[in-house]
Molecule: Bacterial RNase P class A
Organism: Dehalococcoidia bacterium
RNA sequence: UGAGUAGACCGGGUGACCGCCCCGAUUUUAUCGAUAACAUCGAUUGUAUCGGGGAGGAAAGUCCGAGCUCCACCGGGCAGGGCGCUGGGUAAUACCCAGGAGGGGUGACCCUACGGAAAGUGCCACAGAAACAUACCGGCCGCCUCUGGCGGCCAAGGGUGAAAUGGUGAGGUAAGAGCUCACCGGCGUACCAGGUGACUGGACGGCCGCGGAAAACCACGCCCGGAGCAAGACCAAAUAGGGGAACAGAUGGCGCCCGGCCAGUUCCCGGGUUGGUCGCUGGAACCCGGUGGUAACACCGGGGCUAGAGAGAUGGUCACCGUCCCGACUUGUGUCGGGAUACAGAACUCGGCUUACAGGUCUACUUGCCCA
Numbered sequence: 001u002g003a004g005u006a007g008a009c010c011g012g013g014u015g016a017c018c019g020c021c022c023c024g025a026u027u028u029u030a031u032c033g034a035u036a037a038c039a040u041c042g043a044u045u046g047u048a049u050c051g052g053g054g055a056g057g058a059a060a061g062u063c064c065g066a067g068c069u070c071c072a073c074c075g076g077g078c079a080g081g082g083c084g085c086u087g088g089g090u091a092a093u094a095c096c097c098a099g100g101a102g103g104g105g106u107g108a109c110c111c112u113a114c115g116g117a118a119a120g121u122g123c124c125a126c127a128g129a130a131a132c133a134u135a136c137c138g139g140c141c142g143c144c145u146c147u148g149g150c151g152g153c154c155a156a157g158g159g160u161g162a163a164a165u166g167g168u169g170a171g172g173u174a175a176g177a178g179c180u181c182a183c184c185g186g187c188g189u190a191c192c193a194g195g196u197g198a199c200u201g202g203a204c205g206g207c208c209g210c211g212g213a214a215a216a217c218c219a220c221g222c223c224c225g226g227a228g229c230a231a232g233a234c235c236a237a238a239u240a241g242g243g244g245a246a247c248a249g250a251u252g253g254c255g256c257c258c259g260g261c262c263a264g265u266u267c268c269c270g271g272g273u274u275g276g277u278c279g280c281u282g283g284a285a286c287c288c289g290g291u292g293g294u295a296a297c298a299c300c301g302g303g304g305c306u307a308g309a310g311a312g313a314u315g316g317u318c319a320c321c322g323u324c325c326c327g328a329c330u331u332g333u334g335u336c337g338g339g340a341u342a343c344a345g346a347a348c349u350c351g352g353c354u355u356a357c358a359g360g361u362c363u364a365c366u367u368g369c370c371c372a
Stems, first nucleotide, its partner, number of pairs: 001368010012321007020054007028046001030044005056343001060354002063352005068228004073260006080224005085099005100114001101112004116218001120217002123212002136158002138154007166184006185208002187205003191202004232278004242269006251263003286303007322341008
């Protein structure tokens, strides 16, 4: 100095004028309550003044997990759904951390369609002789009516294909073949060593029809009630507590069945209300420091409180500045002109994952080139 890898942060600033929502204090109008009553106190509503606060790293997606609310009754069985290498973390998870195996990259690092194909069923098009099994070309041997035919043996050579009886070499054979041997690869093991473990190394075994794929069905192991803030609770008001049907060891309550438990139950038609308050923001929360841990994270101490709208608030105008891009000028520092200024807005809350993002800054590491 160029190119990369992993992680973190910012993503407009200042001023003036006008405007919006929430909280608190004071002032004052009206109403209500307490009090025998004025006063005083409290609550609600309106006005005025002052103080404080007012979107995100993803608020998006609605893909997961929970808190919370309501419903459900327990036991046994069946179904359904989710996850799937090992260990740890967490309230929990399909998430996070650290490892193992396989793969990619010169590397820093990254990816995972990561349990089982030797329980079973199905699939691998086309090509090819043949894709769980075989002989098209071909090799060897024997015979014959001999430039061809018949029979037997072979899977080493060639072809097809994504993949064809494990690879290379030697011996052996009629010719060949793990037929035998050496080395290597795969597979297996109730053996040895290391590791909590997944696994790793070794030793042994000719076992090599034992290929692929389960994000095909499936088998195995572990886990799992349902619905969702339009959940739900309360207040006020109004109407028609209206009409009809079925059922009584039946019906309903749970995904299904059985047992037990509870209840008068279920279905249809029609009518009224569609107003207000709460839920609604103090948290498995956040920030700082310390201790332990490789880390995720846990514990201890301290600090402060950071939106609560309701057809849905946090904005509008003007001026200057910042950053980036382009052009011109300038010895250089710079100056001038034009343009742009990302993705995007809470709606019960939190922990994750995924996706979007103009431009800028920082940290650590890898690698090419040059110089000392």